[in-house]
The prediction has a mean pLDDT of 83. A computed fold for a 72-nucleotide RNA from an Elusimicrobiota bacterium, annotated as transfer RNA. It matches the Rfam family "tRNA". Rfam's curators write: Transfer RNA (tRNA) molecules are approximately 80 nucleotides in length. Lineage of the source: Bacteria > Pseudomonadati > Elusimicrobiota.
RNA sequence: GGGCGGUUGGCUCAGUGGUAGAGCGUUCGCUUCACACGCGAAAGGUCAUAGGUUCGACCCCUAUACCGCCCA
Numbered sequence: 001g002g003g004c005g006g007u008u009g010g011c012u013c014a015g016u017g018g019u020a021g022a023g024c025g026u027u028c029g030c031u032u033c034a035c036a037c038g039c040g041a042a043a044g045g046u047c048a049u050a051g052g053u054u055c056g057a058c059c060c061c062u063a064u065a066c067c068g069c070c071c072a
Base pairs, nucleotide, nucleotide: 001071002070003069004068005067006066007065010024011023012022013021018055026042027041028040029039030038048064049063050062051061052060
């Protein structure tokens, strides 16, 4: 330098154009003498950045940044 993949709550990841979700974690409550387990609830997101397409974009297109793999 070229090719491919990835970037979504604190962490690991879903989500193939129509309300952004799960598990774990955190907080609160129930339960217990207490803790753990269990049960219930809540908080927490600029969907890497910018632009474009569209009535509507995490999703499609372009550029950029960062990470990984391959080639040279």